[in-house]
Context: one part of a larger RNA
RNA sequence: UGACGGGGGCCCGCACAAGCGGUGGAUGAUGUGGAUUAAUUCGAUGCAACGCGAAAAACCUUACCUACCCUUGACAUGCCAGGAGCCUUGCUGAGAGGCGAGGGUGCCCGAAAGGGAGCCUGGACACAGGUGCUGCAUGGCUGUCGUCAGCUCGUGUCGUGAGAUGUUGGGUUAAGUCCCGCAACGAGCGCAACCCUUGCCGAUAGUUGCUACGAAAGGGCACUCUAUCGGGACUGCCGGUGACAAACCGGAGGAAGGUGGGGAUGACGUCAAGUCCUCAUGGCCCUUAUGGGUAGGGCUUCACACGUCAUACAAUGGCGCGUACAAAGGGCAGCCAACCCGCGAGGGGGAGCUAAUCCCAGAAAGCGCGUCGUAGUCCGGAUUGCAGUCUGCAACUCGACUGCAUGAAGUCGGAAUCGCUAGUAAUCGCGGAUCAGCAUGCCGCGGUGAAUACGUUCCCGGGCCUUGUACA
Numbered sequence: 001u002g003a004c005g006g007g008g009g010c011c012c013g014c015a016c017a018a019g020c021g022g023u024g025g026a027u028g029a030u031g032u033g034g035a036u037u038a039a040u041u042c043g044a045u046g047c048a049a050c051g052c053g054a055a056a057a058a059c060c061u062u063a064c065c066u067a068c069c070c071u072u073g074a075c076a077u078g079c080c081a082g083g084a085g086c087c088u089u090g091c092u093g094a095g096a097g098g099c100g101a102g103g104g105u106g107c108c109c110g111a112a113a114g115g116g117a118g119c120c121u122g123g124a125c126a127c128a129g130g131u132g133c134u135g136c137a138u139g140g141c142u143g144u145c146g147u148c149a150g151c152u153c154g155u156g157u158c159g160u161g162a163g164a165u166g167u168u169g170g171g172u173u174a175a176g177u178c179c180c181g182c183a184a185c186g187a188g189c190g191c192a193a194c195c196c197u198u199g200c201c202g203a204u205a206g207u208u209g210c211u212a213c214g215a216a217a218g219g220g221c222a223c224u225c226u227a228u229c230g231g232g233a234c235u236g237c238c239g240g241u242g243a244c245a246a247a248c249c250g251g252a253g254g255a256a257g258g259u260g261g262g263g264a265u266g267a268c269g270u271c272a273a274g275u276c277c278u279c280a281u282g283g284c285c286c287u288u289a290u291g292g293g294u295a296g297g298g299c300u301u302c303a304c305a306c307g308u309c310a311u312a313c314a315a316u317g318g319c320g321c322g323u324a325c326a327a328a329g330g331g332c333a334g335c336c337a338a339c340c341c342g343c344g345a346g347g348g349g350g351a352g353c354u355a356a357u358c359c360c361a362g363a364a365a366g367c368g369c370g371u372c373g374u375a376g377u378c379c380g381g382a383u384u385g386c387a388g389u390c391u392g393c394a395a396c397u398c399g400a401c402u403g404c405a406u407g408a409a410g411u412c413g414g415a416a417u418c419g420c421u422a423g424u425a426a427u428c429g430c431g432g433a434u435c436a437g438c439a440u441g442c443c444g445c446g447g448u449g450a451a452u453a454c455g456u457u458c459c460c461g462g463g464c465c466u467u468g469u470a471c472a
Base pairs, nucleotide, nucleotide: 001472002471003469004468005467007466008465009464010463011462012461013460015456016455019420020419021418022417023416026311027310028309029308030307031306032305033304034302035301042053043052064297065296066295067294068293069292070291073127077126078125079123080122081121082120083119086103087102088101089100090099091098092097107116108115109114129286130285132284133283134282138280139279140275141274142273143271145269150189151188152187153186154185155184156165157164158163169180170179171178195263196262197261198260200231201230202229203228204227205226206225209221210220211219234257237251238250239249240248241247313413317372318371319370320369321368322367323366329360330359331358334353335352339348340347341346379410384405385404386403387402388401389400390399426448427447428446429445430444431443432442
């Protein structure tokens, strides 16, 4: 100087408390451990691994296994020889491939001979190739402490020195934020602001949007909205407290008030944290194989254990009929309307739309009426049987969905444990990426819309000062 303390002081954070809803029990989905396996590819492992890499494992993906094949190689550059590339086709094989047959003569320079580009075949060698190892050799990227308020430097001063001072102190703040004081005076990286979005107003613009007129046509741009530019909030004003400061408390005005809400933004560093399987890269290793191709299988197994979720156990509910209101997105080998067929998944059909125009697209919870009456039920939907639909070369291993039948566990969950402070939790539906098909996951969108916070003694994490130390 740090680190640590079941030392002290001050102060924060859904850290506790106060509340609301969960997890832990059930069934299913998914990831992981373990076991199994020819293989169940690899990585991630307290917080900070476990719906994670994977924003789509039937083939492909695919890195794994088995079998069958190739060896200058699927790919790059260089050399030699031959040939136009290319097209059609036979036999064999699971295919990769193997063995053949036929057609044919392009482009550029040139009169031609010939040469060249590109491509194919054969050959020899330099080499290619490796998702092989090492993240403890690395770059880059990322997680975490933590959006915590800290981390430092120059000059000066003090100290033999390590170092200190500044950065401590008195107030204050979300903040090393600001004020005052002070052997310090300044400065940098952080904080804040500048950026995006949302909330109010104005101007400009007015189609595909909006709108008076019953509709269309035709008008209009007031409103909604769209998208550009401005305004607006600064403790600016008033009162009080304070040290005449910074600031705090209350108030006015205002759409909004003291950082208005949300996002992006992550200092010096820590964890030899994660990633050599995104990529790049040192070293090591393989080189008729640890490289390359193909078919099939596996990653989908299952006594069990854990994590994260979905659905429930019902009446604030289930079911039936009727009826209302979104936002944000996507669409041309695409979204697909009307209409017809089918109980339905879906099929037919073909209009419109390169989309403020058309389509996906009926939002659901809600509201109105009816029914059920506490029952393993008109709750719950697992499982299984049969029959189907769709995608796709192909749904056996191993897809999703539909109809009929079947109706399991489950009556609110032990010890323990998680999230959340407001348009939040809870609850309800909608969209998108990936994608042929496949979403209870992920990323977004809006609808309805709470309860509670006395307080900081305690648990956890953190900041500052101080103290002890046999630790560095």
Molecule: small-subunit ribosomal RNA, 3' major domain
Organism: uncultured beta proteobacterium